[in-house]
């Protein structure tokens, strides 16, 4: 330079057209003399950027970044 595969909460990751969720973690409350562990309840996202398509885009399509592996 060429090809592929990812980019979603602090971290690991689901969702592949109809307004976005787990687990851990993090607050706050129960519990206990106090801790741990347990249980409740909650906050926390411009879904990497720009543009296309479409009633509608986190999902499809383009290009761009940025990560990671191949080839040369």
């Nucleotide at each position: 330079g060429c090809c592929u595969a990812c980019g979603u909460a602090g971290c690991u990751c689901a969702g592949g057209g109809g307004u976005a969720g787990a687990g851990c973690g993090c607050a706050u409350c129960c519990u206990u003399g106090g801790u741990a562990a347990g249980g409740a309840u909650g906050a926390g996202g411009u879904c990497g950027g720009c543009g296309g398509u479409u009633c509608a885009a986190u999902u499809c399509c383009g290009c761009c970044c940025g990560u990671a592996g191949g080839c040369u």

Background
Transfer RNA from a Lentisphaeraceae bacterium, 72 nucleotides, folded computationally. Its Rfam family is "tRNA". The family's RNA type in Rfam is transfer RNA. Lineage of the source: Bacteria > Pseudomonadati > Lentisphaerota > Lentisphaeria > Lentisphaeraceae. Its mean pLDDT, the model's own confidence on a scale to 100, is 82.